[in-house]
């Protein structure tokens, strides 16, 4: 700092990534070269070489080699001489205790860091002091023996710096502290020499290296002590040499380190004991720090050396590459017995994700031994493997646009790759090849000068040439050569995180840190193309830190998010009031000492640079010594009173314990009155009741609660506390005065109180009432409602110790606007103490909180760290028990949870509207038919719509055609536009044959031309064609909510934000229609008007239309001449506007009225805001993509969409008298009409047909209105109602009427008597009823839609109730938004866990038996040099081995119990809204 919880917010809060870092590994890759590191597992096992020897100048000496002598002879060979170099084996000496591995073990004075006092100390350095004089073995040698072997025994002989005594003597021990006594030493070798002396070895003299004693140093070792040093309390008590004395022993030294005696002590909540883990440090990675993690390389210290014990030797060791015993492994073996220890380099097996040569060399530089050359040295210097890490270097450079090919992609132009590349010019690092060539080398040895000395010896110092050392190493490094010549890869491209497309797949394969991707248009999956990012690396795993302020000491938190213990008291602890003086622990300040080196960090230097390395600084924030200082804290002392207690007054109260009295209600019981029901529910029914209830009244028992007063009251630390009185207790508040003198606050552990239920005993026992019973509801009802009823509730004695024990708010204590109630106390205010409310400022996610803080500070305790698992398992303490308390892990999610906001939503409120209901009228449903639909059925019944918002719907017209569909036949391009090139001259129409047509075949005819061409047919190029998918890729249309009143902006205000405000509120409207008021002003899209049309008038104009009045004609008519007055017609005004009046009202606007045709939208009509349904439509049309291309295209016949056990929608006729028939007379609109729509004639019962052309291209001609009215008839029936259904016989349209058309005559005459449950439609010229007409059309399935007019109602009290809207409100665990969310058993699979009869297996403890090796004590037998010997016996201790009980930790098991997980199981529906019985503890 970012993703990720939600529609979005803000806060909580977990998970997730960017970053650094690694002894790492793993995948692809893969040029040099520098400097680093390279068994983290199996402290398994270990084949092979090697890692510790060296001294002849300590020693007897000669086994080897080699020189020299000498003999022998075979002339190159044996043999003799230790005489020289040297040296096997042995004796001595020093050194194997470093160096070199490893990291089991150890929670320890074991390390770290500062101190002590009671030691020791080989070699080394300095001081002193000496180094005389004997003696006895004994290895080897050589000689027998024994044994596979390893070795082992006798003999007899011998050397020392081996060994053993004597003699001196400082000084050290012991001691009765004055003599004095007792123990305890020595060795020499080598070189050199002038004088003596000589047995010629030497003495002697000097050097020198040893040697003995002895002081002190240097280094190193041994011991003690203060601090610090992992987790676990589901480890709380441990301890018997244990603590501590005193005496002894023991050690180099102190000490219970050991022994005896005595005394009972010594550690632990500041965590002993036990159990896990673990070497520690300096330092390393991370962090800004403060921490966190870690302990490879490299350095200090420790600890081990198969595994456990021991003790020798030694200055030093309880000893890696020595010894002894014991156990485990492995080799040999002749079975009698014997060897071994790589956690040294290297290898090897194993284990493992994983770590390397059985390499050179002692040339530096260290160690050991030696006088010294030297010799040893897997210390160490070097090579060798590995991109393991760091760090440099190259892989080329310039220039090159025809922007080449090629590849990827296009919207087809085109872009990109891409100056890349190819060309042209240059360089040559580096790595090849040659040839040159530093530095690590300095010693040490010679030689020559000085110095020392007696001295040419030794030592020491200096010189310089004399010869020399080099494992690396074919070093580094420098030239020279050729050529761009040898030398780039890996992961990423949805976001987080820098990089985009094309193709393939199609919830499949698969990717994935986290969120999430894939179901046919995937930037996310695999290719491929560009692209970004690191670069000899890139990535992924693993693990640390970090972002994580997510253990918060720096630097969090707790009312609702996890988090205040249910509430006092109180210890230990922690904190603490004024003043004064001491003091110097904390604190501060100087100074000393001390924190290793290395590292870090600085500042120069050195390899060309930097890795890396050298010098020097700083710094190591610590710890101890010391020396000041004295404000604040500790302490000591002394004093004050404000805190805090106590007194005196008065007051308060459901405060507590115990006793005592009351009165209503209840139920019971005894009388009485009265009789047929009570009771009880949403109706009901178990119950009770004629054996007398239920009501009424008398009286009587009993038991529990205590109405009114009552409150937003009051009292207690919480639970809790209520009828009156009494006694005892205990608090608080106020007022004043005295007294005490910080006596104070919290409060881990402790301990007392704790509703309700429960538990025990023993009483009680009315009423209520878990558990059961009985009726009910129900789909069930182990509920909810009823009628019973037991535990209980009540009391006393003891127990439990929880509760949403709550204010979800821990005690105290100071401070910090204002208002207003109330309670107590004084009482006039004021002031104090409690209890509420409502605001300021802070605070707070945010709602809120706000002197009763959740605000500002202080002190103290308690608790929190994601959700489930789980408050569960195991443990353990408490309980009779129920349980309680403490309190987890495997596993799994990526969320879970808080506050606020829009929205939806409710079996919440509140208001207000709609033919929503109710008032009414007339239907549907039942019958028949017509028609759409489901479903059947079929070769096909093409498809499409499907609650509302599909179903007389597309379709305003399916017999052919339409036609998409199916069954056979054909065809391969049909029309259409063109464009280019070619070729032919027809083409077309007729006929004929085949065929069911399409189509083939075939026969006849036959052009014009200005010779270019028109016209046509045929080939080729190029573009087709699809009613095929996908309406969930779309445009366009459309329906529905809904003609509902609504949805929004823009400033501006508000809120951290999402949002809110406007747009709420009052009123009022049909209406977000107005108005009022208003942090909101304004506006837009809707609403309303504007528009069309219909009702009144006027004007203008009168023909096809109209006639009043003049006039003419007719049988008779606006017929005609005229008229414009009406009535129409179609143009333009007018008209209505809550505009007048009166009343309400602040307006708005509402009530009534007046005029007027018409009045409050006059009526109807067009018009449909944002948006919702992935709503409908790829079959109107249009279009992306995908599919098909002698077929899903296309052409023709015939079927078919009209099928029929059904099942629903819409409709038509109709059941009858308001009616049928019959005959007769009226009155409309609107609309059509020349392939038309008619007249008239005549023919037919008729549907129609024939003739005739009369009228009409239309206010001119044409298409009968019907009910209605009148007269007649039928008179209540399956009829004279009803027309299905058949039969026959015809008309009409049409190539064609079978399946499949309409309509006529005759004839037949089903069902059907007003429809069951449900349900529609409609408020006025409306329903209702009655014709008319028009589209589509050859005809018609027309009962259908679309439109005209005739005729002509009832009804609305009114918003409870049912649907649907609209607004405020509210609850919300819903956002896919209730058709929504979600529980719990059961079944199915998979995982971890927890009990569990047992079975197994580990570690550590205790008793008891037995014990090797040793050390120590002891000892009479036997050797013997006779003594401080050896052998050997015995005690103690004791490794290990056996037993024996109990614990403890594992593993694993028949059953078994709960969890947690899994797209589409079964059961109910508990929660979430009053969630339908308010939820919860």
């Nucleotide at each position: 700092g970012a993703g990720u919880u939600u529609g979005a917010u803000c806060a909580u809060g977990g998970c997730u990534c960017a970053g650094a870092u690694u002894g790492a590994a793993c995948g692809u890759u893969g040029g040099c070269g520098g400097c680093a590191g390279g068994c983290c597992u199996a402290a398994u096992a270990c084949a092979u070489g090697c890692a510790a020897g060296u001294c002849g100048a300590a020693c007897g000496g000669u086994a080897a080699c080699a020189g020299c002598a000498g003999a022998g002879c075979u002339u190159g060979c044996u043999c003799u001489g230790g005489c020289u170099g040297a040296c096997g084996a042995g004796u001595g000496g020093c050194g194997g205790a470093c160096g070199g591995g490893u990291g089991a073990g150890u929670a320890a004075c074991g390390c770290g860091u500062a101190g002590g006092a009671a030691u020791c100390u080989a070699c080394c350095c300095a001081g002193u002091a000496g180094c005389g004089g004997g003696g006895g073995a004994u290895a080897g040698c050589c000689c027998g023996g024994g044994g596979a072997a390893a070795c082992c025994c006798g003999g007899a002989u011998u050397a020392a710096u081996a060994c053993c005594g004597c003699a001196u003597a400082c000084g050290c021990c012991c001691u009765a502290c004055u003599c004095u006594u007792u123990a305890u030493u020595g060795a020499g070798g080598c070189c050199g020499g002038g004088a003596u002396c000589u047995u010629c070895g030497g003495a002697c003299c000097g050097g020198u290296c040893a040697c003995u004693a002895u002081u002190g140093g240097a280094g190193g070792a041994g011991c003690c002590u203060g601090c610090g040093u992992u987790a676990g309390a589901u480890u709380a008590g441990c301890u018997a040499g244990u603590u501590g004395g005193u005496g002894g022993g023991g050690u180099a030294a102190u000490g219970g380190c050991c022994c005896a005696c005595c005394a009972a002590g010594g550690c632990g909540a500041c965590g002993a004991u036990c159990u896990a883990u673990a070497g520690c440090u300096g330092g390393u990675c991370u962090g800004a720090g403060a921490g966190g993690a870690c302990g490879a390389u490299c350095a200090g210290c420790c600890a081990c050396a198969c595994u456990g014990g021991g003790a020798c030797u030694g200055a030093g060791a309880c000893a890696c590459g020595g010894c002894c015993c014991a156990g485990a492994c492995u080799c040999c073996u002749a079975c009698g017995g014997g060897a071994g220890g790589c956690a040294g380099c290297a290898g090897u097996a194993g284990g493992g994700a994983a770590u390397a040569u059985u390499g050179u060399g002692c040339a530096a530089u260290g160690g050991g031994g030696g006088a010294a050359a030297c010799c040893c040295u897997g210390a160490c210097a070097c090579a060798g493997c590995c991109a393991u890490g760091c760090c440099g270097c190259g892989u080329g450079u310039g220039u090159g646009a025809a922007g080449a090919a090629g590849g990827c992609u296009c919207u087809a132009g085109g872009g990109u790759u891409g100056u890349a590349a190819a060309g042209c010019a240059c360089u040559u690092u580096c790595a090849g090849u040659a040839g040159g060539g530093a530095g690590g080398a300095a010693c040490a040895a010679g030689c020559u000068g000085g110095g020392u000395u007696a001295a040419u010896a030794c030592c020491c110092c200096a010189g310089u040439c004399u010869a020399g050392u080099g494992a690396c190493g074919u070093u580094a490094c420098c030239u020279a050569c050729a050529a761009a010549a040898g030398a780039a890869g890996a992961u990423c491209c949805g976001g987080c995180u820098a990089a985009c497309u094309c193709c393939g797949u199609g919830c499949c394969a698969g990717c994935a840190g986290c969120c999430g991707c894939g179901g046919u248009a995937a930037u996310a999956c695999g290719g491929a193309g560009g692209g970004a990012u690191c670069a000899a690396a890139c990535g992924u795993u693993a693990a640390u830190c970090g972002g994580a302020a997510u253990u918060a000491c720096u630097g969090g938190g707790c009312g609702u998010a996890a988090a205040g213990c249910g509430c006092g008291c109180g210890u230990a602890g922690g904190c603490g009031g004024g003043a004064a003086a001491a003091u110097a622990a904390g604190u501060c300040a100087g100074u000393g000492g001390u924190g290793a080196a290395a590292g870090c960090c600085u500042a120069c230097a050195g390899c060309u640079c930097a890795a890396c390395u050298g010098u020097a600084g700083a710094a190591c924030u610590g710890c101890c010594a010391u020396u000041g200082a004295u404000a604040c804290u500790g302490u000591u002392u002394u004093u004050c009173u404000u805190g805090a207690a106590u007194u005196u007054a008065u007051a308060u109260g459901a405060a507590g314990u115990g006793g005592g009295c009351g009165g209503a209600a209840u139920g019971c019981g005894u009388c009485a009155u009265g009789u047929a029901g009570c009771g009880g529910u949403g109706a009901a029914a178990u119950g009770c009741a004629c054996a007398g209830a239920u009501a009424u009244g008398a009286c009587g028992c009993a038991g529990a609660a205590c109405a009114c007063c009552a409150a937003u009251u009051g009292c207690g630390a919480a639970g809790g506390c209520a009828g009156c009185u009494c006694a005892c207790u205990a608090a608080u508040g106020u007022a004043a005065u005295a007294u005490u003198g910080a006596c104070g606050c919290u409060g881990a552990g402790g301990g007392a109180c704790g509703a309700a239920a429960g538990c025990a005993u023993g009483g009680g026992g009315a009423g209520c009432g878990a558990a059961c019973a009985g009726g009910a509801u129900u789909a069930g009802a182990u509920a909810c409602c009823c009628u019973g009823g037991u535990a209980g509730u009540c009391c006393a004695u003891g127990c439990c110790g929880u509760a949403a024990a709550c204010g979800a708010u821990g005690a105290u204590u100071a401070c910090u606007c204002g208002g207003u109630a109330u309670u107590a106390g004084u009482c006039u205010g004021a002031c104090u103490a409690g209890u509420g409310c409502c605001u300021a400022a802070g605070c707070g996610a945010a709602a809120g909180u706000g002197a009763u803080a959740a605000g500002u500070a202080a002190u103290c305790c308690a608790c929190c760290u994601g959700g489930g698992g789980a408050g569960u398992a195991c443990g353990c303490u408490c309980g009779c028990a129920a349980g309680a308390g403490u309190g987890a892990a495997a596993c799994u999610c990526a969320a879970a949870g808080g506050a606020a906001u829009u929205g939806a939503c409710g079996g919440g409120g509140g208001c207000c509207c709609g033919c929503a209901c109710a008032a009414g009228c007339g239907g549907u449903g039942g019958a028949g038919c017509a028609u759409g639909u489901g479903g059947u059925u079929u070769a096909a019944u093409u498809c499409g719509a499907u609650g509302a918002u599909a179903c007389g719907c597309g379709a305003g017209g399916a017999a052919c055609c339409u036609u998409a569909c199916c069954u056979g036949g054909g065809c391969u391009u049909a029309a259409a536009u063109g464009u280019g090139a070619c070729c032919g001259g027809a083409c077309a129409a007729g006929c004929u044959g085949u065929g069911a047509a399409a189509a083939c075949a075939g026969c006849c005819u036959u052009u014009c031309u200005u010779c270019g061409g028109a016209c046509u047919g045929g080939u080729c190029u190029c573009a087709a064609g699809g009613u095929g998918c996908u309406g969930c890729a779309u445009g366009g249309u459309u329906g529905u909510c809904g003609u509902c009143a609504g949805c929004u902006c823009g400033u501006g205000c508000u809120g951290u934000g999402a949002g809110g405000u406007g747009u709420c509120g009052g009123g009022u409207u049909a209406a977000g229609u107005c108005c009022c008021a208003u942090a909101a002003c304004g506006a837009g899209c809707g609403c309303a008007a504007c528009c069309c049309u219909u009702a009144u008038c006027u004007u203008u104009a009168g023909u096809u239309g109209c006639c009043a009045g003049c006039g003419a004609g007719u049988a008779a008519u606006g017929u005609c001449g005229g008229g414009g007055a009406c009535u129409u017609u179609a143009a333009a005004g007018a008209g209505a506007c809550u505009g007048c009046c009166c009343g309400u009202g602040u307006a708005a606007a509402c009530g009534g009225g007046a005029g007027g045709a018409a009045g409050g939208u006059g009526g109807g009509g067009a018009u449909g805001a944002c948006g919702u349904c992935a709503a409908a439509u790829c079959a109107u049309c249009a279009c992306g993509g995908c599919c098909c291309u002698u077929a899903c295209g296309u052409c023709c016949a015939g079927g078919g969409c009209u099928a029929c056990a059904c099942a629903c929608g819409u409709g038509c006729u109709a059941c009858a008298a308001u009616g049928g028939u019959g005959a007769g007379u009226a009155c409309a609109g609107a609309u059509g009409g020349u392939u038309g729509c008619u007249g008239c004639u005549u023919g037919g019962u008729g549907a129609c047909a024939a003739g005739u052309u009369u009228g009409c291209u239309a206010a001119u001609c044409u298409a009968u209105a019907a009910a209605a009215c009148u007269c007649a008839u039928c008179u209540c029936a399956g009829u004279u109602c009803g027309g299905a259904u058949u039969g026959a016989a015809g008309u009409c349209u049409g190539a064609a009427a079978c399946u499949c058309g309409a309509c006529u005559u005759c004839a037949u005459g089903a069902a059907g008597u007003u429809g069951g449950a449900a349900u529609c439609g409609c408020u006025a010229g409306u329903a209702a009823u009655c014709g008319c007409a028009u589209a589509u059309c050859a005809g018609c399935c027309a009962u259908g839609a679309u439109g005209c007019g005739g005729u002509g109602a009832a009804u609305a009290c009114g918003u409870u109730c049912c649907c649907g809207g609209g607004c405020c409100u509210u609850g919300u665990a819903c956002a896919c938004a209730c058709c929504g969310c979600c529980c719990g058993u059961c079944a199915a699979g998979c995982c971890a866990u927890g009990g569990a009869a047992g079975u197994u297996g580990g570690g550590a403890g205790u008793g008891c038996c037995u014990a090797a090796a040793g050390u120590c004590g002891g000892a009479a037998a036997c050797c013997a040099u006779a003594u401080a010997g050896g052998a050997u016996c015995c005690g103690c201790c004791u490794a290990g081995g056996g037993u024996a009980a109990a614990a403890c930790c594992g593993a694993u098991a028949a059953c078994u119990a709960g969890g947690g997980c899994u797209a589409a199981g079964u059961c109910g529906u508990a929660a979430c809204a009053a969630g339908g019985u308010a939820a919860c503890c």
RNAcentral holds the sequence, with entries from ENA. This is a predicted structure of a 1481-nucleotide RNA (small-subunit ribosomal RNA) from an uncultured prokaryote. The prediction has a mean pLDDT of 82.